Context: one part of a larger RNA
RNA sequence: UUGGGCGUAAAGCGCGCGCAGGCGGUCCUUUAAGUCUGAUGUGAAAGCCCACGGCUCAACCGUGAAGAGUCAUUGGAAACUGGGGGACUUGAGUGCAGGAGAGGAGAGACGGAACUCCACGGGUAGCGGUGAAAUGCGCACAGAUGUCGGAGGAACACCACUGGCGAAGGCGGCGCUCUGGCCUGAAACAGACGCUGAGGCGCGAAAGCGCGGGGAGCAAACAGGAGAAGAUACCCCGGUAGUUCAUGCAGUAAAUGAUGAGUGGUAAGUGUUAGAGGGGCCACUUCCUUUAGUUCUGUAGCAAACGCGAUAAGCACUCCGCCUGGGGAGUACGGCCGCAAGGCUGAAACUC
Numbered sequence: 001u002u003g004g005g006c007g008u009a010a011a012g013c014g015c016g017c018g019c020a021g022g023c024g025g026u027c028c029u030u031u032a033a034g035u036c037u038g039a040u041g042u043g044a045a046a047g048c049c050c051a052c053g054g055c056u057c058a059a060c061c062g063u064g065a066a067g068a069g070u071c072a073u074u075g076g077a078a079a080c081u082g083g084g085g086g087a088c089u090u091g092a093g094u095g096c097a098g099g100a101g102a103g104g105a106g107a108g109a110c111g112g113a114a115c116u117c118c119a120c121g122g123g124u125a126g127c128g129g130u131g132a133a134a135u136g137c138g139c140a141c142a143g144a145u146g147u148c149g150g151a152g153g154a155a156c157a158c159c160a161c162u163g164g165c166g167a168a169g170g171c172g173g174c175g176c177u178c179u180g181g182c183c184u185g186a187a188a189c190a191g192a193c194g195c196u197g198a199g200g201c202g203c204g205a206a207a208g209c210g211c212g213g214g215g216a217g218c219a220a221a222c223a224g225g226a227g228a229a230g231a232u233a234c235c236c237c238g239g240u241a242g243u244u245c246a247u248g249c250a251g252u253a254a255a256u257g258a259u260g261a262g263u264g265g266u267a268a269g270u271g272u273u274a275g276a277g278g279g280g281c282c283a284c285u286u287c288c289u290u291u292a293g294u295u296c297u298g299u300a301g302c303a304a305a306c307g308c309g310a311u312a313a314g315c316a317c318u319c320c321g322c323c324u325g326g327g328g329a330g331u332a333c334g335g336c337c338g339c340a341a342g343g344c345u346g347a348a349a350c351u352c
Stems, first nucleotide, its partner, number of pairs: 004323003007306002012320001014203004021196003025088007033081002035077007042069001050064005091193001093189002096185004103179004110173001111156001115152004119147003126137002164171002208249003212245002217243002222238001224236002260319005268297002271294009301308002325352003334345004
């Protein structure tokens, strides 16, 4: 390579946008590049395959036939693919009428609870902590308590949820400004404008890094107290980076649904979110139909099993990514990127 695979055995890029490329709806017409087909030419001989024949057989040899090509030239076919032209509306989109939402960004402001610190009042000997203690704090007045007391930073209890939104990371007090996406209904416009996407570009938790602010609580490191054979830990008292804001970098994760994206079609039942339509009743609720999401059970089918099962891991198609025994190793070397930490790409010897 062929083939087979990628939820858990090796294997889905963390996620998106998108150039090239690949693939692409219905009907009519045309073309004849792909495709199919005829003829001619050529594809040396030997060899291989088949038939017959010659050495007593065979090996060997001879004769004939067949085969062999992304081949060339030329004639034809027109279903499919491609090219040209025309039309269509169901895919995609626009507009219209509604709807839900912690989707994003910004500015300054607002809110209450808690916490720490400060001030003051009254007040006295303990507080704190644990399995038990001790370090620690406290007679220099702590702790507890009081004040429509003051300051500060961070986070938003209840509502709250198999709930909602987002491509993913992720998003949760309240209102304001700007802004993205989604859903439903009807079917006005437009008429294949689509899907995927190597490279590329962007986004990307936490930790980390640069510069400047901020710093209540928490807390790597560090120090102390315990405990222990030891204890560079688990427990306790402290505590600095950090956690926060602005801006720039970094680019990773069990970035998980360990399940790439898109389209079509394939039993039911049940909960829930956002809509629409209809009926009973029109007192509030209940029933039916339907769309989009989100849970659970489950048929067929699939699966090594576990399990999946209209949100597929079932049935198919298109495009991309990835895998090919374990260790060595996500290492070395080289390259690219980075301030660094390191990231991306990514072997071999050897060994089992």
A computed fold for a 352-nucleotide part of an RNA from an uncultured bacterium, annotated as small-subunit ribosomal RNA, central domain.
Its mean pLDDT, the model's own confidence on a scale to 100, is 86.